c-di-GMP-I riboswitch aptamer from a Clostridia bacterium, 86 nucleotides, folded computationally. The sequence was found by an Rfam model in a public genome assembly. The coordinates come from a structure-prediction model, not an experiment, and the mean pLDDT is 88.
RNA sequence: UGUCGAUAAUAGCACACUUAUUGAAAAGUAAGGUCGCAAAGCCAUGGGUCUAAGGGAGGAACUCCUAAGAUUGCCAGGUUGCCGAA
Numbered sequence: 001u002g003u004c005g006a007u008a009a010u011a012g013c014a015c016a017c018u019u020a021u022u023g024a025a026a027a028g029u030a031a032g033g034u035c036g037c038a039a040a041g042c043c044a045u046g047g048g049u050c051u052a053a054g055g056g057a058g059g060a061a062c063u064c065c066u067a068a069g070a071u072u073g074c075c076a077g078g079u080u081g082c083c084g085a086a
Stems, first nucleotide, its partner, number of pairs: 004084002012037002017032006035073001041079003045076003048071003054066005
């Protein structure tokens, strides 16, 4: 240095939920909160999943399809990083 991840150490993040707020929605942001996480840091590149404003089809109500929207705490990939037992 690389791989790897310990009943190690110093740190970190923050599920669900609540409040406020943005959004058509999914969901995001902030504060509280701590289920968990060796990248639960970052990237929407591939796949999966969620939503359907707008668009399209049918239609009486309404229903169905569609991502350029969202999800990195769904998987993979790329990239950066703390520590140093076996």